Transfer RNA from a Bacteroidota bacterium, 73 nucleotides, folded computationally. Its Rfam family is "tRNA". By type it is a transfer RNA. Gene Ontology term of the family: triplet codon-amino acid adaptor activity.
């Protein structure tokens, strides 16, 4: 310098053919318990890496940039 894959909740990730942003764990509240743990019920939590473009509509398509892993020179 070039190429491939990836970036979504605190963590690990899903999100298919563009049409309501989700799961598990964690956190918080409650039930149960003498207490803790376990179990059960519930709640909150998102600039979808950044900036632009396309579209009636973008996590998803296009471009540039930033970052990570890997490959090539």
């Nucleotide at each position: 310098c070039g190429g491939u894959u990836c970036g979504u909740a605190g963590c690990u990730c899903a999100g298919u053919u563009g049409g309501c942003a989700g799961a598990g764990c964690a956190a918080c509240g409650g039930a149960c318990u003498c207490u803790u743990a376990a179990u059960c019920c519930g709640u909150g939590g998102g600039u979808c890496g950044u900036g632009g473009g396309u579209u009636c509509g973008a996590g998803c398509c296009c471009c540039a940039c930033c970052g990570a892993a890997c490959c090539g020179g």